Large-subunit ribosomal RNA, domain VI from a Dysgonamonadaceae bacterium, 251 nucleotides, folded computationally. The coordinates come from a structure-prediction model, not an experiment, and the mean pLDDT is 89. Taxonomically the source falls in Dysgonomonadaceae (Bacteria, Pseudomonadati, Bacteroidia, Bacteroidales).
Context: one part of a larger RNA
RNA sequence: CGUAGGAGAUUUGCGAGGGUCUGACACUAGUACGAGAGGACCGUGUUGGACAGACCUCUGGUCUACCGGUUGUCGCGCCAGCGGCACGGCCGGGUAGCUAAGUCUGGAAAGGAUAAGCGCUGAAAGCAUCUAAGUGCGAAGCCCUCCUCAAGAUUAGAUCUCCAUCGAAGGUCGUCGUAGACUACGACGUCGAUAGGCUGCAGGUGUAAAGGCGGUAACGUCAUAGCCGAGCAGUACUAAUAACCUGAAAG
Numbered sequence: 001c002g003u004a005g006g007a008g009a010u011u012u013g014c015g016a017g018g019g020u021c022u023g024a025c026a027c028u029a030g031u032a033c034g035a036g037a038g039g040a041c042c043g044u045g046u047u048g049g050a051c052a053g054a055c056c057u058c059u060g061g062u063c064u065a066c067c068g069g070u071u072g073u074c075g076c077g078c079c080a081g082c083g084g085c086a087c088g089g090c091c092g093g094g095u096a097g098c099u100a101a102g103u104c105u106g107g108a109a110a111g112g113a114u115a116a117g118c119g120c121u122g123a124a125a126g127c128a129u130c131u132a133a134g135u136g137c138g139a140a141g142c143c144c145u146c147c148u149c150a151a152g153a154u155u156a157g158a159u160c161u162c163c164a165u166c167g168a169a170g171g172u173c174g175u176c177g178u179a180g181a182c183u184a185c186g187a188c189g190u191c192g193a194u195a196g197g198c199u200g201c202a203g204g205u206g207u208a209a210a211g212g213c214g215g216u217a218a219c220g221u222c223a224u225a226g227c228c229g230a231g232c233a234g235u236a237c238u239a240a241u242a243a244c245c246u247g248a249a250a251g
Base pairs, nucleotide, nucleotide: 001152005163006162007161008160009159010158011157015149016148017147018146021049022048023047024046025045026044027043033038051106052105053104054103055102059100060099061098062097066093067092068091069090070089071086072085073084074083075082076081111143112142117137118136119135120134169246170245171244172243173189174188175187176186177185194239195238196237197235198234199233200232201231203228204227205226211222212221213220214219
């Protein structure tokens, strides 16, 4: 820009893409078969491998804005207590998130037309013949079925609702994240829990400082303390205020 008014939703599916893998074991059954040795088809179940998708409950990894321990040195006048730097100084842990080595799921089944092949009926050719007329079965393959995209499918589809300027709807702007390079997408904007703060909880670390008590002291104890990123809730305290822009034919 188009889709012959303008919108907001919900869709159909022309078509396109993806997927389609495979082992072992058990039962059937030591059956059929076979002198024996051996040993099935068909059918059923269980469990794997690789691959793919999704997810983070579990197992782990990471977690340089969380907690603790600790060395050297410098600083806060000194002690105590803290802070800076040294690869996050080093070390021990670790929430959310992100992750695989973790967890879950998938390949199926069904249908249609067939290939090789196997047939039925059957003449030419009184027989025979799956084929010439006719007709049936038959593959991991083909068309579908499953998953994803999909009406610029210019053949531009369909349905529902709203709006006719007292204006449907959209945007700018702001608070944000399940989104993200920007944009876009999604949530919210006081008729409000969108983010921050605060409170509570979960969770992490591991028992703070100060003081008392015990010990000559290191230290122990009163004390599951203190601190705490992202998690889950609650709560308008703070900020989402106000305002502006675009916007529809014929009749």